The prediction has a mean pLDDT of 78. The RNA shown here (Archaeal signal recognition particle RNA) has 269 nucleotides and comes from a Candidatus Aenigmatarchaeota archaeon. Its Rfam family is "Archaeal signal recognition particle RNA". The family is grouped with related families in Rfam's "SRP clan". On this family, see Wild et al., Curr Opin Struct Biol 2002: "Towards the structure of the mammalian signal recognition particle". The family's RNA type in Rfam is non-coding RNA gene. Rfam links the family to the GO terms SRP-dependent cotranslational protein targeting to membrane, signal sequence recognition and signal recognition particle, plasma membrane targeting. The model forms 93% of the base pairs in the Rfam consensus. Lineage of the source: Archaea > Nanobdellati > Candidatus Aenigmatarchaeota. RNAcentral holds the sequence, with entries from ENA.

RNA sequence: CAGGAAGCUAGUCGGAGGGCUUGCCCUACUCUGUGAGCGCAAAUGGGCAUCAUGGCGCGACGAAGCCAAGGGCGGUGCCUUGGGUCUGCGGUGUCCUGUCGCUCAACUGAGAAGCGCCGUCCCGUAGAGCCGUGAUUACAGUGAACCUGCUGAGGCGGGGAACCGAGCAAGCAUAAGCUGUGAUUUCGGUGUUUGCGGGCUCCCGGCGUGGAGGCGAGGGUCAGGGUCAACAUUGCAGGUCUGUGGCAUCCACCGAGGCGUGCUUCCUG
Numbered sequence: 001c002a003g004g005a006a007g008c009u010a011g012u013c014g015g016a017g018g019g020c021u022u023g024c025c026c027u028a029c030u031c032u033g034u035g036a037g038c039g040c041a042a043a044u045g046g047g048c049a050u051c052a053u054g055g056c057g058c059g060a061c062g063a064a065g066c067c068a069a070g071g072g073c074g075g076u077g078c079c080u081u082g083g084g085u086c087u088g089c090g091g092u093g094u095c096c097u098g099u100c101g102c103u104c105a106a107c108u109g110a111g112a113a114g115c116g117c118c119g120u121c122c123c124g125u126a127g128a129g130c131c132g133u134g135a136u137u138a139c140a141g142u143g144a145a146c147c148u149g150c151u152g153a154g155g156c157g158g159g160g161a162a163c164c165g166a167g168c169a170a171g172c173a174u175a176a177g178c179u180g181u182g183a184u185u186u187c188g189g190u191g192u193u194u195g196c197g198g199g200c201u202c203c204c205g206g207c208g209u210g211g212a213g214g215c216g217a218g219g220g221u222c223a224g225g226g227u228c229a230a231c232a233u234u235g236c237a238g239g240u241c242u243g244u245g246g247c248a249u250c251c252a253c254c255g256a257g258g259c260g261u262g263c264u265u266c267c268u269g
Base pairs, nucleotide, nucleotide: 001269002268003267004266005265006264007263008262011061012060013059014032015031016030017029022049023048024047025046026045037058038057039056040055065259066258067257070254071253074250075249076248077247078246079245081243082242083241084240085239086238087237088236089235090234091233092232093231094230095225096224097223098222100220102218103217104216107213114209115208116207117206118205119204121199122198123197124196125195126194127193128192129190130189131188132187134185135184136183137182138181139180140179141178142177148173149172150171151170156165157164158163
């Protein structure tokens, strides 16, 4: 002198903003971010004095590092502009009414539009018909084993007998009831129908008048109405979301360049 090892020290162990302060740092507050430690106290505050860039104690790293033009993932704020969406206030259109006309066009001198009448249709009213329910009633049929009536074999009872008695079965008649068919009537229903009154005009049919249009459909013009309905479109304002551009700023990280790169001991050459 060069290299290596060990031990030390200076130093590092976030940054920014706001706030407080005569001024500086810090806690509390806000933003950001880290491989940026732990504990104690700190906004009636804690420590300092331009050499101010925290204090006390412990710990980690250790000549590490410090400053810094410039860049910068990402964040914040402001301005500008585009788009989406919501709200409010307007304009226009779709909507409604009327006017004017255009195009197509069934039909039309075997008669269009218009006007009038009638029918169809609708409403009301008074009836009829048909159907059903209930009530009354007539006729027919059926109909009581015992507590309807008549007759009453057999058998039973009384009697010397003649005869008499109660009376089962059965038959006949009948009450209540049931069935059927009619009549009258109440109530209800009715794609049936008549008369009267009224309504409607879009369709269908008929009559009269009329004498050439026009059932119906589509588009357009003008005016008015409406939007406390909805939709579309457009203008302005505001809110919100998002994108582009610009400015400012913070930040992890990179970092030209600058400063510094110290002390002690040992080893090797």